Source information:
Transfer RNA from an uncultured Bacteroidales bacterium, 96 nucleotides, folded computationally. The coordinates come from a structure-prediction model, not an experiment, and the mean pLDDT is 81. It was read from a public genome assembly.

């Protein structure tokens, strides 16, 4: 210089004209675990160990909900564009 691939939620990836999603991950909210306190609660010889209730977490898991996105970027084309189509930017890679 020339060609090709990639670019979509905080990560990893689907979506290839017709409402932008899904795993994790991050929030709240129950459930559970733990610590504590509490009892006009049964049990027992006695202190335990349980029940139910009340506050709080560096709380394994788990149910339900939200949030989070100008689809690398500017332009065309179309009613309609992440998709097509010019051009351009990082990045991989392959020719010279």
């Nucleotide at each position: 210089a020339g060609g090709a691939g990639u670019a979509u939620a905080g990560c990893u990836c689907g979506g290839c004209g017709g409402u932008a999603g899904a795993g994790c991950g991050u929030c709240a909210u129950c459930c559970g675990g733990c610590a504590u306190c509490g009892u006009u609660c049964a049990g027992c010889a006695a202190g335990c160990a349980g029940g139910c209730g009340g506050u709080g977490c560096a709380c394994a898991g788990g149910c339900u909900g939200a949030a989070g996105g100008u689809c690398g970027c500017a332009g065309g084309u179309u009613c309609g564009a992440a998709u097509c189509c010019u051009g351009u930017u990082a990045c991989u890679c392959c020719u010279g």